Predicted 3D model of a 389-nucleotide part of an RNA (large-subunit ribosomal RNA, domain III) from an uncultured Verrucomicrobiota bacterium. The sequence was found in a public genome assembly. The prediction has a mean pLDDT of 80. It matches the Rfam family "Bacterial large subunit ribosomal RNA".
[in-house]
Context: one part of a larger RNA
RNA sequence: UAGUAACGAAAACCAGGUGAGAAUCCUGGUCACCGAAAUCCCAAGGUUUCCCGGGCAAGGAUCGUCCGCCCGGGGUUAGUCGGCUCCUAAGGCGAGGCCGAAAGGCGUAGUCGAUGGGAAACAGGUUUAAUAUUCCUGUACCACCGUAUGUGAGUGAUGAAGGAACACAGAAAGUUAGGCGCGCAUCCCGUUAGUAGUGGAUGUUCAAGUACGUAGGCUGUUCAGUAGGAAAAUCCGCUGAAUACCGGCUGAAAUACGAUGAGGUCUGAGUCUUCGGACAAAGGUAGGCGUUGAUACUCUGCUGUCGAGAAAAGCUUCUAAGCGUUGAUCAUAUGGUGACCGUACCGUAAACCGACACAGGUAGGAUAGUAGAAUAUACUAAGGUGAGC
Numbered sequence: 001u002a003g004u005a006a007c008g009a010a011a012a013c014c015a016g017g018u019g020a021g022a023a024u025c026c027u028g029g030u031c032a033c034c035g036a037a038a039u040c041c042c043a044a045g046g047u048u049u050c051c052c053g054g055g056c057a058a059g060g061a062u063c064g065u066c067c068g069c070c071c072g073g074g075g076u077u078a079g080u081c082g083g084c085u086c087c088u089a090a091g092g093c094g095a096g097g098c099c100g101a102a103a104g105g106c107g108u109a110g111u112c113g114a115u116g117g118g119a120a121a122c123a124g125g126u127u128u129a130a131u132a133u134u135c136c137u138g139u140a141c142c143a144c145c146g147u148a149u150g151u152g153a154g155u156g157a158u159g160a161a162g163g164a165a166c167a168c169a170g171a172a173a174g175u176u177a178g179g180c181g182c183g184c185a186u187c188c189c190g191u192u193a194g195u196a197g198u199g200g201a202u203g204u205u206c207a208a209g210u211a212c213g214u215a216g217g218c219u220g221u222u223c224a225g226u227a228g229g230a231a232a233a234u235c236c237g238c239u240g241a242a243u244a245c246c247g248g249c250u251g252a253a254a255u256a257c258g259a260u261g262a263g264g265u266c267u268g269a270g271u272c273u274u275c276g277g278a279c280a281a282a283g284g285u286a287g288g289c290g291u292u293g294a295u296a297c298u299c300u301g302c303u304g305u306c307g308a309g310a311a312a313a314g315c316u317u318c319u320a321a322g323c324g325u326u327g328a329u330c331a332u333a334u335g336g337u338g339a340c341c342g343u344a345c346c347g348u349a350a351a352c353c354g355a356c357a358c359a360g361g362u363a364g365g366a367u368a369g370u371a372g373a374a375u376a377u378a379c380u381a382a383g384g385u386g387a388g389c
Stems, first nucleotide, its partner, number of pairs: 012030006031386004039366003045346002049344001050074006059067002079141002081342003086117002091112003097106003121139005142338009154323002159318004167305004173298003178292005183204006189197001205262002209257003216250004220243007228236002264285004270279003306309001352361002368380004
């Protein structure tokens, strides 16, 4: 220079409280903003920032009694969510092996490696200050092991096969989630220009699972033979015959149970109380119909196209060795077991990446109403916020 520029997109105001001190903290009210987001869930990343008590030197572009700051304490509960116990992809490593002055390079068998495949859980609640598909209540399911009863000749793999198993585009149907309306339940109705009505407010909700096996989609099945599938096979493949729209496989949804429950709402004995209120036993109670309707499910379907769209295991079938009437195997019932790691919190952000509490960047899912073709736009709901002079 200069008490100059600036104080980083944005709406505040009032009352009360706390306090040494309040535009800035807390409580209440009015007003305003977002609402395909400025809401909710979740991955990466961060790594305690979460919650409680205390504090205000520094950090906070002002202030500060406040804080993602400082001090002390607390908090993350799983057979079913995710990982690991299973599988493989790109790729890595790599016994022997090949190559190479050395170091080492490549690579078979193999072994690792998710961003993919693969068993099983939902609803409500509390607590808490902070966790919940993890705790509690209710109702389920999966795998393995044991016992009992029944069955009574098969069973059995690291082998053989099936399957898992897949592109893109388009169209339609059947449904459901969701929305809306009527009805129903409870409550309300101002003295006003006008209100007992075609009035207003709130609610009308509920899963997995089990049973059923529908709309729809796909497909033949049985028998005989058999030089292929490294051995075997009743399996697969191939060949032949018989027969048929029967049958088999798959499959949303609806319905019933789940639920004599839960949740909502009304009344509320009683307990505590800072007299504002908080907690709460028990009892009553609507839950029916219509309409609209997905980008979700049936659908890994169907139709079309050319660029022709992973693998392996789990699973199913088949036999080999082995085991098995001294009872294998399977079914039902019942009992037991289910370890370890993650789980707090932020996550279109003041907590991640940008030197900052930075107008930038950040995969995925959900996302209501009125008007509208619409996830545009405008105003709103739930929810969140008023942006640190």